[in-house]
């Protein structure tokens, strides 16, 4: 310099163009003599700006940031 992939909750991943959801994790509360397990309850996300659509995490354009192959 070319091409190809990847970005969603604190972390890891799902999501036929139609309510963003598992799971761990934090919080809180049952239970326990504590604690730990169990239980039942809450927290909290779509990389960033456009556009197409009744409707966009998903299509399109365009930027960022991170692997990977090639030179």
């Nucleotide at each position: 310099u070319g091409g190809g992939a990847a970005u969603u909750g604190g972390u890891g991943c799902a999501a036929c163009g139609g309510c963003a959801g598992c799971a761990c994790g934090c919080c809180u509360g049952a239970c326990u003599c504590u604690g730990g397990a169990u239980c039942a309850g809450g927290u909290a996300a779509u990389u960033g700006g456009g556009g197409u659509u009744c409707g966009a995490a998903u299509c399109c354009c365009u930027g960022a940031u991170u692997c990977c192959c090639a030179g």

Predicted 3D model of a 71-nucleotide RNA (transfer RNA) from a Synergistaceae bacterium. NCBI's taxonomy places the organism under Bacteria, Thermotogati, Synergistota, Synergistia, Synergistaceae. It matches the Rfam family "tRNA". The family's RNA type in Rfam is transfer RNA. Its mean pLDDT, the model's own confidence on a scale to 100, is 82.